[in-house]
This is a predicted structure of a 172-nucleotide RNA (c-di-AMP riboswitch aptamer (ydaO/yuaA leader)) from Opitutus sp. It was read from a public genome assembly, where an Rfam model found it. The prediction has a mean pLDDT of 78.
RNA sequence: ACAGUUCAGCAGCCUAAGCCGGCGGGCAUCCCCGCUCGUCGGCCCGGGGGACCCAAAUUACCGGUGCACGCGAGUGCGCCGGUCGGGGCGAAAGGAUUCGGGUAACCGGAUCCAAGGCCACUUCUCAGGCCGAGCCCGUCAGCUAACCUCGUCGGCAUCGGGAAGGGCGAUC
Numbered sequence: 001a002c003a004g005u006u007c008a009g010c011a012g013c014c015u016a017a018g019c020c021g022g023c024g025g026g027c028a029u030c031c032c033c034g035c036u037c038g039u040c041g042g043c044c045c046g047g048g049g050g051a052c053c054c055a056a057a058u059u060a061c062c063g064g065u066g067c068a069c070g071c072g073a074g075u076g077c078g079c080c081g082g083u084c085g086g087g088g089c090g091a092a093a094g095g096a097u098u099c100g101g102g103u104a105a106c107c108g109g110a111u112c113c114a115a116g117g118c119c120a121c122u123u124c125u126c127a128g129g130c131c132g133a134g135c136c137c138g139u140c141a142g143c144u145a146a147c148c149u150c151g152u153c154g155g156c157a158u159c160g161g162g163a164a165g166g167g168c169g170a171u172c
Stems, first nucleotide, its partner, number of pairs: 009168002012156003018043010045151005054142001060083010085140001086137004094113008116131004121165006
């Protein structure tokens, strides 16, 4: 120096959301250093757009009305009016009941269930708990190599049992 075994200790969470450097401001200061804020750049990480090929294509629903058919329920075609675009980030699909508006199609709300997601290294398992939102594009975008482009915020306080397997450094 390297490798192995045993014992003990250590490790924050969600999110892509962290690290490094330059410049400037503030704090501190004898100096080096350090902390913090802003800005620019880079790297890690994350998202979107974007060929061939492949995939896809189906022009809907409600009301009124005219004509035709039918024993009838109704069906077909036309006209008028009304209603429903599509997509992205994310776990946040979807279903039932119910309230309000509307003749209806549909539009909005509430409650419950639920696919799914999270809980101090990873996987499995048992137990316990939490979430199951929101925002954006703007009539437009399937996949997609090259290529183009955007983000790198914010919010928290966890630490149950069993089994197996890992980490505790780089650099000077």